[in-house]
RNA sequence: UGGAGGGCUGCGGAUGCCCGCCGGGAGGUGCCUGUGACCUCCGGGAGGAAAGUCCGGGCUCCAAAGGACAGGAUGCAGGCUAACGGCCUGUGGGGGCGACCCCGAGGACAGUGCAACAGAGAACAGACCGCCCGCCUGCUCGAAAGGGCCGCGCGGGCAAGGGUGAAACGGCGAGGUAAGAGCUCACCGCGGCGCUGGUGACAGCGCUGGCAUGGCAAACCCCAUCCGGAGCAAGACCGAAUAGGGAGGCGUUCGAGGUCGGUCCGGCCGAGGCCUCCGGGUAUUGGUCGCUGGAGGUCGGUGGCAACAUCGACCCUAGAGGAAUGGGCGUCGCCGCUCCUUCGAGCGAUCGGGGAGCGGACCAGAACCCGGCUUAUAGCGCUCUCCAUCCA
Numbered sequence: 001u002g003g004a005g006g007g008c009u010g011c012g013g014a015u016g017c018c019c020g021c022c023g024g025g026a027g028g029u030g031c032c033u034g035u036g037a038c039c040u041c042c043g044g045g046a047g048g049a050a051a052g053u054c055c056g057g058g059c060u061c062c063a064a065a066g067g068a069c070a071g072g073a074u075g076c077a078g079g080c081u082a083a084c085g086g087c088c089u090g091u092g093g094g095g096g097c098g099a100c101c102c103c104g105a106g107g108a109c110a111g112u113g114c115a116a117c118a119g120a121g122a123a124c125a126g127a128c129c130g131c132c133c134g135c136c137u138g139c140u141c142g143a144a145a146g147g148g149c150c151g152c153g154c155g156g157g158c159a160a161g162g163g164u165g166a167a168a169c170g171g172c173g174a175g176g177u178a179a180g181a182g183c184u185c186a187c188c189g190c191g192g193c194g195c196u197g198g199u200g201a202c203a204g205c206g207c208u209g210g211c212a213u214g215g216c217a218a219a220c221c222c223c224a225u226c227c228g229g230a231g232c233a234a235g236a237c238c239g240a241a242u243a244g245g246g247a248g249g250c251g252u253u254c255g256a257g258g259u260c261g262g263u264c265c266g267g268c269c270g271a272g273g274c275c276u277c278c279g280g281g282u283a284u285u286g287g288u289c290g291c292u293g294g295a296g297g298u299c300g301g302u303g304g305c306a307a308c309a310u311c312g313a314c315c316c317u318a319g320a321g322g323a324a325u326g327g328g329c330g331u332c333g334c335c336g337c338u339c340c341u342u343c344g345a346g347c348g349a350u351c352g353g354g355g356a357g358c359g360g361a362c363c364a365g366a367a368c369c370c371g372g373c374u375u376a377u378a379g380c381g382c383u384c385u386c387c388a389u390c391c392a
Base pairs, nucleotide, nucleotide: 001388002387003386004385005384006383007382008381010380011379013332014331015330016329017328018327019326021045022044024042025041026040027039028038029037047363051374052373054372055371056370057369058368059231060230061229062228066265067264068263069262071227072226073225074224075223076090077089078088079087080086091105092103093102094101095100106222107221111220112219113216114215128162129161130158131157132156133155134154135153138149139148140147141146170188171187173185174184175183190209191208192207193206194205195204196203197202235289236288237287238286245278246277247276248275249274250273257269258268259267260266296315297314298313299312300311301310302309303308334360335359336358337357338356339355340354341353343352344351345350
């Protein structure tokens, strides 16, 4: 100098004036005495994802509690957390020269199933092209024995070489063989046994070997662990109105009916009771609460590699209700383009600085709350690291 890789509770405009909206606090006015209207002052008012509704919870109700089956989720190890399918740190595997990135990570010897086509052959298989040996035919060398070459056919051996395929029943090298093959040997790999280190997943080393028992489980399945349901349109209270009307069925403790995610067992509620149908009333789906002080935030100490835990101090940062947080003007900042420059570097092209003009600025809006994940995101900042080249 160029390219690349990680991190941030990263920022994602600032500010002044004017008008307007919501909520809290203080004070006042007036009055129909209602927490309703108006006025003044002081604070506060959307997010980096508020989105998706994919996980986990808090909270509310079923409800005062269970067992089994079915169903679902997760799947290497150790930790963190309220919990999780999340996060941290490792182990193993894959990619990259590297910094780093990714992983669908239990079981294929419980069983079932799948791998089209191609190919000889796709699990305990296999000969298309081939390689080797012998016989036969023809030619040739030779005195002979025998050797060499071409072609077809027959018999036998091989699975090393080539081909097909996503994948071919260990890899590579040497020896051996008629040619070959773990046939033999060394190394790797795989299996078994043992030792050492580690909490563990695993790693290293040694010995040994019948030299080796394919893939897919995000296929069904097996194994281990875990799992109530519904959800703020949950739910609580108040108000208002009506005809608490009519019919039918079952039943009254030997239990009708309802309820506990599905089923069974079991449990609970239940007696002028429950269920079904018809008809009527309230509300243009009334009002108040739930509704914002939290597994909260900031700073610092201690412990831990870290996620995080703990201690101390300080702080209160939206609660709308058909849905508030907006509009206008100006200045500065950021980005892009054009022009100028008597500034700096450079031989120069240009680069940097300064000035002027024009234009632009991402994804997108709370609705009970929180911890995650995923998706969208213009531009800018800080920091650490890797590779290549050059200079000293």